[in-house]
Context: one part of a larger RNA
RNA sequence: UGACGGGGGCUCACACAAGCGGGUGGAGGAUGUGGCUUAAUUCGAGGCAACGCGAAGAACCUUAUCCUAGAUUUGACAUGUAUGGAUUAACUCUAUGAAAGUAGAGCCACGCCUUCGGGUGGAACAUACACAGGUGCUGCAUGGCUGUCGUCAGCUCGUGUCGUGAGACGUCGCGUUAAGUCGCUUAACGAGCGCAACCCUUGUCUUCAGUUGCCAGCACGUAAUGGUGGGGACUCUGGAGAGACUGCCGGUGUCAAACCGGAGGAAGGUGGGGACGACGUCAAGUCAUCAUGGCCUUUAUGUCUAGGGCUGCACACGUCCUACAAUGCGGCGUACAAACGGAAGCGAACCCGCGAGGGGAAGCAAAUCUGAAAAAGCGCCGCUCAGUUCGGAUUGCAGGCUGCAACUCGCCUGCAUGAAGCUGGAAUCGCUAGUAAUCGUAGGUCAGCUAUACUACGGUGAAUAUGUUCCUGAGCCUUGUACA
Numbered sequence: 001u002g003a004c005g006g007g008g009g010c011u012c013a014c015a016c017a018a019g020c021g022g023g024u025g026g027a028g029g030a031u032g033u034g035g036c037u038u039a040a041u042u043c044g045a046g047g048c049a050a051c052g053c054g055a056a057g058a059a060c061c062u063u064a065u066c067c068u069a070g071a072u073u074u075g076a077c078a079u080g081u082a083u084g085g086a087u088u089a090a091c092u093c094u095a096u097g098a099a100a101g102u103a104g105a106g107c108c109a110c111g112c113c114u115u116c117g118g119g120u121g122g123a124a125c126a127u128a129c130a131c132a133g134g135u136g137c138u139g140c141a142u143g144g145c146u147g148u149c150g151u152c153a154g155c156u157c158g159u160g161u162c163g164u165g166a167g168a169c170g171u172c173g174c175g176u177u178a179a180g181u182c183g184c185u186u187a188a189c190g191a192g193c194g195c196a197a198c199c200c201u202u203g204u205c206u207u208c209a210g211u212u213g214c215c216a217g218c219a220c221g222u223a224a225u226g227g228u229g230g231g232g233a234c235u236c237u238g239g240a241g242a243g244a245c246u247g248c249c250g251g252u253g254u255c256a257a258a259c260c261g262g263a264g265g266a267a268g269g270u271g272g273g274g275a276c277g278a279c280g281u282c283a284a285g286u287c288a289u290c291a292u293g294g295c296c297u298u299u300a301u302g303u304c305u306a307g308g309g310c311u312g313c314a315c316a317c318g319u320c321c322u323a324c325a326a327u328g329c330g331g332c333g334u335a336c337a338a339a340c341g342g343a344a345g346c347g348a349a350c351c352c353g354c355g356a357g358g359g360g361a362a363g364c365a366a367a368u369c370u371g372a373a374a375a376a377g378c379g380c381c382g383c384u385c386a387g388u389u390c391g392g393a394u395u396g397c398a399g400g401c402u403g404c405a406a407c408u409c410g411c412c413u414g415c416a417u418g419a420a421g422c423u424g425g426a427a428u429c430g431c432u433a434g435u436a437a438u439c440g441u442a443g444g445u446c447a448g449c450u451a452u453a454c455u456a457c458g459g460u461g462a463a464u465a466u467g468u469u470c471c472u473g474a475g476c477c478u479u480g481u482a483c484a
Base pairs, nucleotide, nucleotide: 001484002483003481004480005479007478008477009476010475011474012473013472015468016467019431020430022429023428024427027322028321029320030319031318032317033316034315035313036312043054044053066308067307068306069305070304071303072302075131079130080129081128082127083126084125091106092105093104094103095102096101110121111120112119113118133297134296136295137294138293142291143290144286145285146284147282149280154193155192156191157190158189159188160169161168162167173184174183175182199274200273201272202271204242205241206240207239208238209237210236214231215230218229219228220227245268248262249261250260251259252258324424328383329382330381331380332379333378334377340371341370342369345364346363350359351358352357390421395416396415397414398413399412400411401410437460438459439458440457441456442455443454
C1' cells in the first nucleotide's frame, strides 16, 4: 500500500421490512439440462454471471470426427507451373446403382494467322507437382466481441510539498447530492477517464405543410359510408421552434452549496423511458460467427451420397404454459387500440364446406389495398358448488395444409374419449406506477412447424413503504492483523 475480520462509524440498493386473492416448489403439458440408454443420441455453455442459453425456427437439407453403408483422392472451392491430345469439356443418350459415383456411346463450339492443307492461343479437360481442405486440438499462446461486479462512483495523472524509502498529500475534514454533485475549510494547485449534459423517444403549446389522413361549417348524393365538390378549423402525420433553469416567493442553512414548503405551469427540482458501462476483477465465455500463432491430419480428422440420429426414457433439476373454477365457464348480441408485415408476397367481396380449408379473383410495392376478428369490457340467457356445462392430458376414427417426401419425426380441423388436478412441505423468486397483475395484437426466423419461446405493441389497472434492528450486496472513513 492492499486484502481480510462472526471490529467500529456513516451511507445506499425491491437488500430487508410493508404489500400484491402475484408467482415457483404439488398436477398435466412445453422446453432446456443432468443422468441413463444407444450403432449414434454432434459440439459448446456450468454458483450468482450454464440450464425457452449459442439455436431469429433439427422431417430431407440444415448437420458438424454423430452413426451405418456406398463412393472419391489436385479433390466441393482458390492460385500457379509443366506436359499431353486434339477435339475434349458442356450437352444428349445407354448400362449399373438407394444416390453419389463408375463404365460406355453420340455430338461438336470460340479468338488470331492462313498458301484453306494447316498452325497457334485462351477457356475447358486429362496427367504430374506446388498446394487446397479440416465445425480437428489448444479461449491457459491470441485479436475481436461479450458477460459480471455496476450506471456502483469511483480510477488516475502533471507540477509541487512531506517522507532515507516503499509511499503520502491532492481524493482527507465539515455540510450537501442520485453522483469525487456542489460549497466551505485546507500543502496543495490544476488536469484527465468516469458522473451530469450533448443524442433518441414520450408528455404541453406555437408555427409551416395538407395527401393516401381529417370533416367543424357550406353544398351534392346514397339503403349506408368523407362517397363527391370543397375546406385546413379539429384529429393526425412530420419538419422547425418554444418550454423547466431551483428561474420566482417564504423558511432553514455558515453572507455558502443545498434542503423544505408554495405560486404559476402540460410538466418541478435528473419530468418518464432508452442508448451510453471509467481504471480494473473473474488465466470468466467464445479457436463452432469471424480472424489468427503453434500442434495434428493429407487415399483422410478432407470431399460427395443414401438412410438413420440430434426428437431415444425407470429418473432428477431449471425456465415456462394451462388449470384446479362462480371476481368463474358457456352461448348470443355489441364497443374501443397501438405497433408491425406484404410481390416467388398480402390477398377482399362472393360461392362451397360443421370446420381446418377449397374455389375465386378485385385491390395493393401500400397513411390509399390487404393481413384484421382486437381480447379482456358491456348487455341478456344458462350453469349453482359438483371432479361439475371446471379442467383439458391421453387415445380412437374421419379429414385439411405445406412439402420430392410427414413411418421414425410436422401443424391444423371435426366427432368421440375425457386423465391428473379442489390452491401446493421445507424452501424460494419478481415487482415501488401507467409499475405489479391481467387481456389480447404484431414481427423476426420460416416451404411448413414443435412459439406455451423471444422481441416489440397497445387495453384494463392496483396495494404498500412505520422505517434501517436484522439477511444479502456495495461505497467512504477508521481500527486490528503472526496474511501478500

A computed fold for a 484-nucleotide part of an RNA from an uncultured bacterium, annotated as small-subunit ribosomal RNA, 3' major domain. RNAcentral holds the full RNA, with entries from ENA and SILVA. Its Rfam family is "Bacterial small subunit ribosomal RNA". Its family is annotated with ribosome and structural constituent of ribosome in the Gene Ontology.